[in-house]
Context: one part of a larger RNA
Molecule: large-subunit ribosomal RNA, domain I
Organism: Desulfovibrio sp.
RNA sequence: AGCAUCGGGUGGAUGCCUUGGCGUCGGAAGGCGAAGAAAGACGCGGUAAGCUGCGAUAAGCCUCGGUGAGGAGCUAAACAUCCUUUGACCCGGGGAUUUCUGAAUGGGGAAACCCGGCAGGAGUCAUGUCCUGUCAUCCGCAACUGAAUCCAUAGGUUGUGUGAAGCCAACUCAGGGAAGUGAAACAUCUCAGUACCUGAAGGAAAGGAAAUCAAAUGAGACUCCCUCAGUAGCGGCGAGCGAAGGGGGAAUAGCCCAAACCGUGCGGAUUCGUCCGCGCGGGGUUGUAGGGCCGGCUGUAUUGAUGUGCGAGUAGGCAGGGGAAGGAAGCUGGAAAGCUUUGCCAAAGCGGGUGACAGCCCCGUACCCGAACCUGAAAGCGCCGUGGCCGGUACCUGAGUACCGCGAGGCACGUGAAACCUCGUGGGAAUCCGGGAGGACCAUCUUCCAAGGCUAAGUACUAACCGACGACCGAUAGCGUACCAGUACCGUGAGGGAAAGGUGAAAAGAACCCCUGUCAGGGGAGUGAAAGAGAAUCUGAAACCUGAUGCUU
Numbered sequence: 001a002g003c004a005u006c007g008g009g010u011g012g013a014u015g016c017c018u019u020g021g022c023g024u025c026g027g028a029a030g031g032c033g034a035a036g037a038a039a040g041a042c043g044c045g046g047u048a049a050g051c052u053g054c055g056a057u058a059a060g061c062c063u064c065g066g067u068g069a070g071g072a073g074c075u076a077a078a079c080a081u082c083c084u085u086u087g088a089c090c091c092g093g094g095g096a097u098u099u100c101u102g103a104a105u106g107g108g109g110a111a112a113c114c115c116g117g118c119a120g121g122a123g124u125c126a127u128g129u130c131c132u133g134u135c136a137u138c139c140g141c142a143a144c145u146g147a148a149u150c151c152a153u154a155g156g157u158u159g160u161g162u163g164a165a166g167c168c169a170a171c172u173c174a175g176g177g178a179a180g181u182g183a184a185a186c187a188u189c190u191c192a193g194u195a196c197c198u199g200a201a202g203g204a205a206a207g208g209a210a211a212u213c214a215a216a217u218g219a220g221a222c223u224c225c226c227u228c229a230g231u232a233g234c235g236g237c238g239a240g241c242g243a244a245g246g247g248g249g250a251a252u253a254g255c256c257c258a259a260a261c262c263g264u265g266c267g268g269a270u271u272c273g274u275c276c277g278c279g280c281g282g283g284g285u286u287g288u289a290g291g292g293c294c295g296g297c298u299g300u301a302u303u304g305a306u307g308u309g310c311g312a313g314u315a316g317g318c319a320g321g322g323g324a325a326g327g328a329a330g331c332u333g334g335a336a337a338g339c340u341u342u343g344c345c346a347a348a349g350c351g352g353g354u355g356a357c358a359g360c361c362c363c364g365u366a367c368c369c370g371a372a373c374c375u376g377a378a379a380g381c382g383c384c385g386u387g388g389c390c391g392g393u394a395c396c397u398g399a400g401u402a403c404c405g406c407g408a409g410g411c412a413c414g415u416g417a418a419a420c421c422u423c424g425u426g427g428g429a430a431u432c433c434g435g436g437a438g439g440a441c442c443a444u445c446u447u448c449c450a451a452g453g454c455u456a457a458g459u460a461c462u463a464a465c466c467g468a469c470g471a472c473c474g475a476u477a478g479c480g481u482a483c484c485a486g487u488a489c490c491g492u493g494a495g496g497g498a499a500a501g502g503u504g505a506a507a508a509g510a511a512c513c514c515c516u517g518u519c520a521g522g523g524g525a526g527u528g529a530a531a532g533a534g535a536a537u538c539u540g541a542a543a544c545c546u547g548a549u550g551c552u553u
Stems, first nucleotide, its partner, number of pairs: 001552009015538001016502002020473002022470006029462002031167002039101003042055003046079001049075003061095006070083003106115003116135007137164002139161007171202001172200005182189001186236001212219002223250005233241002254454003257398001261282009287432001289397003292393007303385002307383004316375002320369003326342001328341004343360002345349001351363003403427008413439001434449005489496002509537001512524004
């Protein structure tokens, strides 16, 4: 020095554990904000660093309920001083207070700071100073005022508004809108109307009651799911893109205007007959056409989402309460819930804890009950709204619209035979004997009625709250974070972003003695079932270091 065996050190794998995470489901909620939010700064404790809570009334104040003996939050023990059956602490409802920053809003500003006006008040001989309230902008409404310019208007001033602003995870709609990529290159094309930016809104949003489909029978708003179907098609007919009718389901709901006509207020015109414009009320709302007007007849059924009354300040929500049955004996053990023997409950044998594995020890669980205040439905029943038939008349039925040319976009559809929908631009109808569509176009036929609007449910999502579950993870896993983590740290900044869990049943956390420079470390003693569980603490692998012994050289 090597090899082997045994024993140590180092190290923190493995096993076991779980306070944390991940996912799914259900419920409830779907917003907060000038009555100052979200997010923060700085403070507040007897002692007080951080966290939590709170705001100069500062780990809290008042009140209404619950609970019932102990309390003055955690790291974190002790001391001091207190509170408490005249009900403390704790839990829930309501209220008060709520510095400064922040939309931040009196003005400014390098956020948490600086400087003001006005009114009232405190204080001072007086000024300085201090306290309370108020003072941004825009918009709506009202009043007053009021230019160029006579009336007027613009503008201004004041009052008034629980008006707006800012924040928030996803979902929704709209306005804009890529590229990497694919096409084995690349330009049309694709990725994709995706990502991203912006705006707006709601608990959902959007869409929606046929100028729709269909096809010779008919269907009957919209939305969503399954299918139709990777079909018909589109496509440098490449890569790829990709329907619809129909069928089966979910859920169901239909309405209101404009116009004709009637009446009326104001203004204008007027040949004083009236006409025109604007506003208001009635009327009216559709395609087997409907309505108006004129004439005639009949009549209160049907239906309704919004409003409104009752239902009802009810059900429910936001603290809680009751809640069965072992005990026993013996054995092992540090400890019984284990084993043996023997009982009981069960609408409860989900789960957790307790010194090992407990239906009956504890918390619970099934089931039952539940207050004040705050909050708060629905079904249903009313109010109210809402008719029908016959004949005549030809007054009305959404115009720079439909449609056409040119140029684009959307439709699965890339200009194609390219209909349909939308936009730009230039032309530009008809009026029910009317008009659109049925994939160029025409005819026949069928079907529908554009150029106004509203509309629950079925559908999408989950930041936050409550509950439950898992052939999900178990500390290099699971969220980046089980731990004082978006922290430490890095970066000018946008931004990036860790490591780090485990004594024991219980601290019983090692009094006292010894070694030593020692508050280091160790040896005794003691605790404990165990200290080879000693705080660098469960288990304690390997690499690596080392001791002893044997063998080889």